[in-house]
RNA sequence: UGGAGUGGGCGCAUGGUCGCACCGGGGAAUAAUUCUUUGGUGAGGAAAGUCCGAACUCCGCAGGGCAGGAUGGUUCGUAACACGAACCGGGAGUAAUCCCGGGAAAGUGCCACAGAAAACAGACCGCCCCGAUUUCCGGGGUAAGGGUGAAACGGCGAGGUAAGAGCUCACCGCUUCCAUGGCGACAUGGGAGGCACGGUAAACCCCAUCCGGAGCAAGACCAAAUAGAAAAGCGUUUGAAGGCGGCCCGCCUGAAGCUUUUGGGUAGGUUGCAAGAGGUGCCGGGCGAUCGGCAUCCCAGAUAAAUGACCAUGGCCCUUAACAGGGUACAGAAUUCGGCUUAUAGCCCACUCCAUUUU
RNA sequence: GGGCCUAUAGCUCAGUUGGCUAGAGCCACCGGCUCAUAACCGGUCGGUCCCUGGUUCGAGUCCAGGUAGGCCCA
Numbered sequence: 001u002g003g004a005g006u007g008g009g010c011g012c013a014u015g016g017u018c019g020c021a022c023c024g025g026g027g028a029a030u031a032a033u034u035c036u037u038u039g040g041u042g043a044g045g046a047a048a049g050u051c052c053g054a055a056c057u058c059c060g061c062a063g064g065g066c067a068g069g070a071u072g073g074u075u076c077g078u079a080a081c082a083c084g085a086a087c088c089g090g091g092a093g094u095a096a097u098c099c100c101g102g103g104a105a106a107g108u109g110c111c112a113c114a115g116a117a118a119a120c121a122g123a124c125c126g127c128c129c130c131g132a133u134u135u136c137c138g139g140g141g142u143a144a145g146g147g148u149g150a151a152a153c154g155g156c157g158a159g160g161u162a163a164g165a166g167c168u169c170a171c172c173g174c175u176u177c178c179a180u181g182g183c184g185a186c187a188u189g190g191g192a193g194g195c196a197c198g199g200u201a202a203a204c205c206c207c208a209u210c211c212g213g214a215g216c217a218a219g220a221c222c223a224a225a226u227a228g229a230a231a232a233g234c235g236u237u238u239g240a241a242g243g244c245g246g247c248c249c250g251c252c253u254g255a256a257g258c259u260u261u262u263g264g265g266u267a268g269g270u271u272g273c274a275a276g277a278g279g280u281g282c283c284g285g286g287c288g289a290u291c292g293g294c295a296u297c298c299c300a301g302a303u304a305a306a307u308g309a310c311c312a313u314g315g316c317c318c319u320u321a322a323c324a325g326g327g328u329a330c331a332g333a334a335u336u337c338g339g340c341u342u343a344u345a346g347c348c349c350a351c352u353c354c355a356u357u358u359u
Numbered sequence: 360g361g362g363c364c365u366a367u368a369g370c371u372c373a374g375u376u377g378g379c380u381a382g383a384g385c386c387a388c389c390g391g392c393u394c395a396u397a398a399c400c401g402g403u404c405g406g407u408c409c410c411u412g413g414u415u416c417g418a419g420u421c422c423a424g425g426u427a428g429g430c431c432c433a
Stems, first nucleotide, its partner, number of pairs: 001355010012314007020042010044330001048341002051339005056215004063249004068211005073087005088101005102206002107204002109200003124146002126142006154172002157169003173195001174193008219271004229262006241253003278297008315328005360432007369385004378416001387403005409425005
């Protein structure tokens, strides 16, 4: 200098004019309430998707079983998690780095086409032996070679053999046992076995762990309404119906009414709801995720839904020789947090790797 | 705000336990029949299986994320 990788951050600024929402203060009128003035605050890194986990609330503090769902190397972190950190094993890459993660020797299913054969092996060509015979052929042995396929029943070399073969041996792989190290996943070393055991679990399934259901349109309070009706079903102690929103058991309420449908009525206000697993800074423990202590700050709360519009100046980017022109992303709270995922113009910072050049 | 479903040819739909070249009807085009048209008969064309990635030898189908459309709940 060029190329590449990882992590983190910013994501328009200032001023003016006119407006909007909420909270607080003052004033005027008033039966509730309305008007006016003034001060403060007013979107995000994803507020999004609603994919996970919780807080909170109600259902009876929810017991047992089946079914169903989720997760899946190990150890930590956390309120919890399908999240994060460090490590372990496998794979990709020259490397930085990235991706993947229980079980296929418990069972079942599937493996198209091609190929002889696709899973208790088997034999098309070939090789070898024997018979017949000199052309085809018949019987047997073999799996080293050829060919097919995504995948061919350990790999490679040597011995051995009629030809061959874990048949035997060395190394590698596999299974199993022991020792050492590590909290552990696992690693290293040694011995034995002698080749069985193809792939697929984002196919059924098995193993381990976890999961009661619904959600702020939850729920609570105030006010209003629940008038008068029709039809159907079940039941009154031999138990209707409900809790119990997949099913069963079990438990509880229930001593008489209950459920469904049609039609009718009310659908306003307050609260939940803004001090929180909160933000910022410093110090300390830890490799790290993160934890502890101290100081400091208060930082949206609408209900058909405010957070806007215009102008000026200045940043940044693009085009241009210049004047000048254009652009400034993705997107917008709705009970609240912790994550994940997705969208995102233009930039900034730190660290690392590779190549080339120079010293 | 919360919950759920769908996407395959111009239109309406099939597609089974993942398998060979994704089909059917209507439409369009061509030919036949007819004096001519329709109907009828024969043939042809027409596909980003909504998009992107993954699992697998192999994906319309299985898994994850996204896009568009639709339905229900006070």
Two RNAs folded together computationally: RNase P RNA and transfer RNA, 433 nucleotides in total. Its mean pLDDT, the model's own confidence on a scale to 100, is 75. Rfam match: Bacterial RNase P class A. About the family: Ribonuclease P (RNase P) is a ubiquitous endoribonuclease, found in archaea, bacteria and eukarya as well as chloroplasts and mitochondria. Rfam classes the family as a ribozyme.